Predicted 3D model of a 676-nucleotide part of an RNA (large-subunit ribosomal RNA, domain II) from a Flavobacteriales bacterium. Lineage of the source: Bacteria > Pseudomonadati > Bacteroidota > Flavobacteriia > Flavobacteriales. Model confidence (mean pLDDT): 85 of 100.
[in-house]
Context: one part of a larger RNA
RNA sequence: CCCUACGAGUUACUCCUCACUAGCAAGCAUAAGAACUUCAGGUUCGGAUGCGCAGCGAAAGCGAGUCUGAAUAGGGCGUAUAGUUAGUGGGGGUAGACGCGAAACCGUGUGAUCUACCCAUGGGCAGGUUGAAGUUGCAGUAACAUGCAAUGGAGGACCGAACCGCCAGACGUUGAAAAGUCUUCGGAUGACCUGUGGGUAGGGGUGAAAGGCCAAUCAAACUCGGAAAUAGCUCGUACUCCCCGAAAUGCAUUUAGGUGCAGCGUUGGAAUAGAGUGUCAUAGAGGUAGAGCUACUGGUUGGAUGCGGGGGCUUCAUCGCCUACCAAAUCCUGUCAAACUCCGAAUGCUAUGACAUGUUCUCCAGCAGUGAGGCAUUGGGUGCUAAGGUCCAAUGCCGAGAGGGAAAGAACCCAGACCAUCAGCUAAGGUCCCAAAAUUAUGAUUAAGUUGACCAAACGAGGUGCGAUUGCACAGACAGCUAGGAUGUUGGCUUGGAAGCAGCCAUUCAUUUAAAGAGUGCGUAACAGCUCACUAGUCGAGCGAUCGUGCGUGGAUAAUAAUCGGGCAUAAAUCAUAUACCGAAGCUAUGGACGCAAGUGGUAGGGGAGCAUUCCAGUCAGCGUAGAAGGCGAACCGUGAGGUUUUCUGGAGCGUCUGGAAAAGCAAAUGUAGGG
Numbered sequence: 001c002c003c004u005a006c007g008a009g010u011u012a013c014u015c016c017u018c019a020c021u022a023g024c025a026a027g028c029a030u031a032a033g034a035a036c037u038u039c040a041g042g043u044u045c046g047g048a049u050g051c052g053c054a055g056c057g058a059a060a061g062c063g064a065g066u067c068u069g070a071a072u073a074g075g076g077c078g079u080a081u082a083g084u085u086a087g088u089g090g091g092g093g094u095a096g097a098c099g100c101g102a103a104a105c106c107g108u109g110u111g112a113u114c115u116a117c118c119c120a121u122g123g124g125c126a127g128g129u130u131g132a133a134g135u136u137g138c139a140g141u142a143a144c145a146u147g148c149a150a151u152g153g154a155g156g157a158c159c160g161a162a163c164c165g166c167c168a169g170a171c172g173u174u175g176a177a178a179a180g181u182c183u184u185c186g187g188a189u190g191a192c193c194u195g196u197g198g199g200u201a202g203g204g205g206u207g208a209a210a211g212g213c214c215a216a217u218c219a220a221a222c223u224c225g226g227a228a229a230u231a232g233c234u235c236g237u238a239c240u241c242c243c244c245g246a247a248a249u250g251c252a253u254u255u256a257g258g259u260g261c262a263g264c265g266u267u268g269g270a271a272u273a274g275a276g277u278g279u280c281a282u283a284g285a286g287g288u289a290g291a292g293c294u295a296c297u298g299g300u301u302g303g304a305u306g307c308g309g310g311g312g313c314u315u316c317a318u319c320g321c322c323u324a325c326c327a328a329a330u331c332c333u334g335u336c337a338a339a340c341u342c343c344g345a346a347u348g349c350u351a352u353g354a355c356a357u358g359u360u361c362u363c364c365a366g367c368a369g370u371g372a373g374g375c376a377u378u379g380g381g382u383g384c385u386a387a388g389g390u391c392c393a394a395u396g397c398c399g400a401g402a403g404g405g406a407a408a409g410a411a412c413c414c415a416g417a418c419c420a421u422c423a424g425c426u427a428a429g430g431u432c433c434c435a436a437a438a439u440u441a442u443g444a445u446u447a448a449g450u451u452g453a454c455c456a457a458a459c460g461a462g463g464u465g466c467g468a469u470u471g472c473a474c475a476g477a478c479a480g481c482u483a484g485g486a487u488g489u490u491g492g493c494u495u496g497g498a499a500g501c502a503g504c505c506a507u508u509c510a511u512u513u514a515a516a517g518a519g520u521g522c523g524u525a526a527c528a529g530c531u532c533a534c535u536a537g538u539c540g541a542g543c544g545a546u547c548g549u550g551c552g553u554g555g556a557u558a559a560u561a562a563u564c565g566g567g568c569a570u571a572a573a574u575c576a577u578a579u580a581c582c583g584a585a586g587c588u589a590u591g592g593a594c595g596c597a598a599g600u601g602g603u604a605g606g607g608g609a610g611c612a613u614u615c616c617a618g619u620c621a622g623c624g625u626a627g628a629a630g631g632c633g634a635a636c637c638g639u640g641a642g643g644u645u646u647u648c649u650g651g652a653g654c655g656u657c658u659g660g661a662a663a664a665g666c667a668a669a670u671g672u673a674g675g676g
Stems, first nucleotide, its partner, number of pairs: 001676006011095003015092010027051003033045004055062002065077004098236002101233001105226003109222002116200009125190001127159003130155001134151006163187003168183004202218001204214003239610006249262005263370002265367006275360001276357009290343001291341002297337003302332004308326002310323004373398010403414003418592004423588003429582003432567003438579001440578006451569002459554002463551010480538005486511003491505003517532001521530002593600002611665001613662006620655001622654002630649002633646005
């Protein structure tokens, strides 16, 4: 993991409540028990008792009223009648109460054959080394002391087997082993190791203390019992079809993943009116968006004027004078606001009318579920005008929604699936091939594979298309080539030098000219030299400048190999226009099911109708060894759960119909047992 069997809303009650059915009804019903009996969920007695027929008040009490109150006021609760008994069903209560599941708590006992410590009595420790005290001798001392040499054999002494242990590593890890093996290592006469017998017991023991150990179990052992402890938690909860169909919000909560009330769903009943809903019109309330501020409260740019202040001068002190300072207020100019408003929409909301729809509204009663929501767009708060962030609001969708498109995708775009069809038309989106349909038509753009269904900036560039403005040009423009580009003068000043070209100055002037700056750049120490402006010739038709805009270009960097979904494409890219076609469970057509019809997606959930299993009663004066149940198959019927018939197998019981009763349906519970 699979198969088979088993496996979860049950049962009880003088309980409560609602619906339906039935009896009787201002009443209804008996209970225990008794009698009878055709012995059956029978009959007849039995009114004890219960509920109802009257309420209000704390009560006395009063009574269709009563309580409060001074009240004859007002208000609260009542009064204008329907109950009761039984059965069935929905829900609640009390019980284990849909099933399985704790960790724990308490009580009675059992354990120290493991292990901790203790008691008693036994046992064990190869071999080697060191050489304490003491003693003896000698030396030595006044005597001691002391020294030397022997002897001696101490020690939680040393090395190292048995024995006890376990520092490190490897192996082992469904092991050889529920703690081991190998190598290495520590202690090894001691606080040593060990045999046997005995003691201490669960909030207790024992502990050289690790919360260690107390039989592979220890921050409270094990066993049985209380016991089906409790579990606002997790998981599971079994046949079919039909109708409707949510919520993830508000308030409260030792409350936040629970619950109560409300909201939203469903079923039944009542109520029928200015009901509800939509569109249009009309009339309203309001202070948002926007806008504005010389209309307030505040903020704020520059300027003018400048109360007042600072500083300076002056004075004994004032007065007074001055100011590149600060600056109230006013004026001009510019400007901002969620907690500013002289103003002020669109929507939405309220009311009325008309039209459309037609009970969808509202109320009462039974039964719920939900009270973790999410994304997108828009208006906001928070955050970084970050987040697939977070908190509100409006709408839609997912949730509970399938189908087509977006390569693939809960939410985006299109569109709401009763069933069938090898019929048609369309939506979004597409029409070269993968792959259904245009290699369709017309006009442009792009050369970057830009692009071809996910992003790109500041800034840069004689890419290229279009538009606008403007200048020069056959009296010859622009570019190229040839020639000139001079003189006063090396302008003046400065300077070591300064001659067009370090720097400063300026009526940067004048002359000769076709033209030529007191000089555009290079260059020299300074000159020189090259060149430009400017001019002539040659050539012969367009040449420059600026602005706007379209498409491209650089800027351009992400981690395994790339790519538009791919192939590929110069259109099959981009822009614009046009016509065909394809394209969905949409719409249509045809047939069918259910429903009065509209209509018939659906999770939680509410309601309805059925199928199957086992047993019981009646029924068919049912079927069966001429073959029952069961089994491998087949055909047919039913929307479905399922049913009927039948070959073969099997070998003894089984069914139809009408009712009744349930140990009444399995895919899941790390479900239980058996098998594979």